RNA sequence: CCACGAAAACGGCACUCCCGGGGAAACCCGGGUCCGCAAAGCCACGGGCCUACCGAGGGCGGCGCUUUGGCGCUCGCCGUCCAUGGCGGCCGGGCUGCCGAA
Numbered sequence: 001c002c003a004c005g006a007a008a009a010c011g012g013c014a015c016u017c018c019c020g021g022g023g024a025a026a027c028c029c030g031g032g033u034c035c036g037c038a039a040a041g042c043c044a045c046g047g048g049c050c051u052a053c054c055g056a057g058g059g060c061g062g063c064g065c066u067u068u069g070g071c072g073c074u075c076g077c078c079g080u081c082c083a084u085g086g087c088g089g090c091c092g093g094g095c096u097g098c099c100g101a102a
Base pairs, nucleotide, nucleotide: 004100005099012037013036017032018031019030020029021028022027035089041095042094043093045092046091047090048087049086050085055081056080058078059077060076061075062073063072064071065070
């Protein structure tokens, strides 16, 4: 130096839950708690997962027009699709880093 992760040290992070705040939501931020973590430090690049404000399209209703066949709507409700939103404590990849035996 590379690989590796036993024991320990200086220390670090924080699942869940509670409180406060942000967000349409997923989720995020701050405080407390402490399940765990040797990269649970950083980067959404690949995969995966979550969400669906907006948008698209469908059904039903409402309203308007009508040649009664239908047509239209910047309206309401309910499914569906969609990442441009998230998750690094799901995996891979990249960058960086504390300590130290075999």